[in-house]
RNA sequence: CCAGACGGCCGGAUGGCCGCUCUCGCCGCCGGUUUCGGCUGGCCCAGCGGGGGAGGAAAGUCCGGGCUCCACGGAAACAACGGUGCCGGGUAACGCCCGGCGGGGGCGACCCUAGGGAAAGUGCCACAGAAAGCAAACCGCCUGCCCAUGCGUUUCGGCGCGUCGGUCGGCAAGGGUGAAAGGGUGCGGUAAGAGCGCACCGCGCUCCCGGUAACGGGGGCGGCACGGUAAACCCCACCGGGAGCAAGACCAAGUAGGGGCGACAGACCGCCGUUUUCGGACGGCAGGUCAGGCGGUUUCCGAGCCGUCGCCCGGGUAGGUCGCGCGAGGCGUCCGGUAACGGGCGUCCCAGAUGAAUGGCCAUCCAACCGCGCUUCGGCGCGGCGGACAGAACCCGGCUUACAGGCCGUCUGGCACU
RNA sequence: GGCCCGGUGGCAGAGUGGCUAUGCAGGGGACUGCAAAUCCCCGUACGUCGGUUCGAUUCCGGCCCGGGCCUCCA
Numbered sequence: 001c002c003a004g005a006c007g008g009c010c011g012g013a014u015g016g017c018c019g020c021u022c023u024c025g026c027c028g029c030c031g032g033u034u035u036c037g038g039c040u041g042g043c044c045c046a047g048c049g050g051g052g053g054a055g056g057a058a059a060g061u062c063c064g065g066g067c068u069c070c071a072c073g074g075a076a077a078c079a080a081c082g083g084u085g086c087c088g089g090g091u092a093a094c095g096c097c098c099g100g101c102g103g104g105g106g107c108g109a110c111c112c113u114a115g116g117g118a119a120a121g122u123g124c125c126a127c128a129g130a131a132a133g134c135a136a137a138c139c140g141c142c143u144g145c146c147c148a149u150g151c152g153u154u155u156c157g158g159c160g161c162g163u164c165g166g167u168c169g170g171c172a173a174g175g176g177u178g179a180a181a182g183g184g185u186g187c188g189g190u191a192a193g194a195g196c197g198c199a200c201c202g203c204g205c206u207c208c209c210g211g212u213a214a215c216g217g218g219g220g221c222g223g224c225a226c227g228g229u230a231a232a233c234c235c236c237a238c239c240g241g242g243a244g245c246a247a248g249a250c251c252a253a254g255u256a257g258g259g260g261c262g263a264c265a266g267a268c269c270g271c272c273g274u275u276u277u278c279g280g281a282c283g284g285c286a287g288g289u290c291a292g293g294c295g296g297u298u299u300c301c302g303a304g305c306c307g308u309c310g311c312c313c314g315g316g317u318a319g320g321u322c323g324c325g326c327g328a329g330g331c332g333u334c335c336g337g338u339a340a341c342g343g344g345c346g347u348c349c350c351a352g353a354u355g356a357a358u359g360g361c362c363a364u365c366c367a368a369c370c371g372c373g374c375u376u377c378g379g380c381g382c383g384g385c386g387g388a389c390a391g392a393a394c395c396c397g398g399c400u401u402a403c404a405g406g407c408c409g410u411c412u413g414g415c416a417c418u
Numbered sequence: 419g420g421c422c423c424g425g426u427g428g429c430a431g432a433g434u435g436g437c438u439a440u441g442c443a444g445g446g447g448a449c450u451g452c453a454a455a456u457c458c459c460c461g462u463a464c465g466u467c468g469g470u471u472c473g474a475u476u477c478c479g480g481c482c483c484g485g486g487c488c489u490c491c492a
Base pairs, nucleotide, nucleotide: 001414002413003412004411005410006409007408008407009406010405012365013364014363015362016361017360018359020053021052022051023050024049025048026047028043029042030041031040032039033038055389059400060399062398063397064396065395066394067244068243069242070241072302073301074300075299076298077297078296081240082239083238084237085236086100087099088098089097090096101115102113103112104111105110116235117234121233122232123229124228125227138175139174140171141170142169144167145166146165148163149162150161151160152159153158183201184200185199186198187197188196202224203222204221205220206219207218208217209216210215248322249321250320251319258313259312260311261310262309263308264307266290267289268288269287270285271284272283273282274281275280292306293305294304315491316490329348330347331346332345333344334343335342336341366387369384370383371382372381373380374379419488420487421486422485423484424483425482428442429441430440436472444460445459446458447457448456465481466480467479468478469477
């Protein structure tokens, strides 16, 4: 110098003028009191002054929590449903983070990894192929037998070596199909072959050693049994009650606190209506009693409420206040830890809108882009243009996605020079 | 702001691991004197990017786009 890997940070700066929003003070206005100097409470329209005012993602709403409600408290369970899934740690919690292990990729710095169980069971494996799951034999290889036939030999009986076809068997090495064919490579062995035998690798079982563990290393035994798929059902372990700030609480205004259906829900008494053969029958009424009902579900205990609950139709309003920002908070420093993170001390208060504030203009500068010129090819000068992605809406911890450009640190490979 | 669904030719709409049906529309042909009707034939259709699997419209994850519901009072 070139190419690259990882981590962290910033994401326009300064000044002037004019605005927007929140808050505090003064002034102002109103009330109370007064020894008439003031003190105190309220209102916030306008004015003046002080202070604060978007993000690393405020986004997607994909996870986890706080908080609130589901009429109350306590104990236990989780059928169903959903999720997580190597090991250890961190955390309020997590599907997040840190460290490690196994597997894969890269010359390397380093990167990727939904990574429990397929010897509990079920399902599926299309097409092709002989065969796709307790294996099978299409081509092929080989012994024997039969038929035909060639050559050699012959003591003319045959014998030996081959070829074509058939058949009884043996084999799974080779070919072929497929994503996948019941270990791989090599040597031996055999009629041909084959873990049939042996060596190495792989696999399974077992023992020892190291490690908290995942796992790693080594020894012995076994000739190999057990294909893949669980982001298919499922099994195992662990986690989760539901809904969400339009949660929810309060005030004001206004309306018809109206109607229908259903659940508990049944009985008796009472009342009303219709009918009557005067015995009753039918319907209604939540008026009373018992029974009963009321919460994610079930069981239990205590306390409590009772006409309650659910759905639909209809009516009114289109207002305000709280929830609402001191928090798993920011910054600095020290200590513990490889790290994530934890602890101590000091210091700071830092958006709170509701058709929704955080903006606009000008000047100079810093980058970027375009054009021209110069160049020692690294850049330099002049002119023009013009700031990436994007904007809080209850809050917090993560993840994911978008992002012009810039800065810093550590490391790897290569080239050149010394 | 929060919650929940969906995306398959030009339009509608099935399929849910193994070559994506069907109807309407469009184009071509047959039939007809010419048309209509009828019959036959045709087309780069699974929103996009990754992953799991031998294989993905389907299963899983991330993005993009579209749609719906949720105010208060009694």

This is a predicted complex of two RNAs, RNase P RNA and transfer RNA, with 492 nucleotides together. Rfam match: Bacterial RNase P class A. Rfam classes the family as a ribozyme. Rfam's curators write: Ribonuclease P (RNase P) is a ubiquitous endoribonuclease, found in archaea, bacteria and eukarya as well as chloroplasts and mitochondria. The prediction has a mean pLDDT of 76.